Molecule: SAM riboswitch aptamer (S box leader)
Organism: Alkalicella caledoniensis
RNA sequence: CUCUUAUCAAGAGAGGUGUAGGGACGGGCCCUAUGAUACCCAGCAACCGGCUUAAUUGCAUCGGUGCUAAUUCCCGCAGAGUUUACUCUGGCAGAUGAGAG
Numbered sequence: 001c002u003c004u005u006a007u008c009a010a011g012a013g014a015g016g017u018g019u020a021g022g023g024a025c026g027g028g029c030c031c032u033a034u035g036a037u038a039c040c041c042a043g044c045a046a047c048c049g050g051c052u053u054a055a056u057u058g059c060a061u062c063g064g065u066g067c068u069a070a071u072u073c074c075c076g077c078a079g080a081g082u083u084u085a086c087u088c089u090g091g092c093a094g095a096u097g098a099g100a101g
Stems, first nucleotide, its partner, number of pairs: 001101008013041001015040003021031003025076004042068003047064003050059002072093001077090006
């Protein structure tokens, strides 16, 4: 990097360092010097391992990740409904885990 597969409506600090940008991409709309992004600490979760159960049940004490504004912030393609601007369904794309090449 590619493929397979599961999940994505819940959850998580008014701490420290440090400085200008950030929310994948495009369009929107937002966050940000009342200090973002990042890193550290702290926390959340429980995907894999682990332990446990009759169980695909449960635990978080330990290991490997992951996550901690907004539904994956919304839309991006197709379709359905209707009050024509909204609602819904599926998909694409993306993120994370596990496995394979």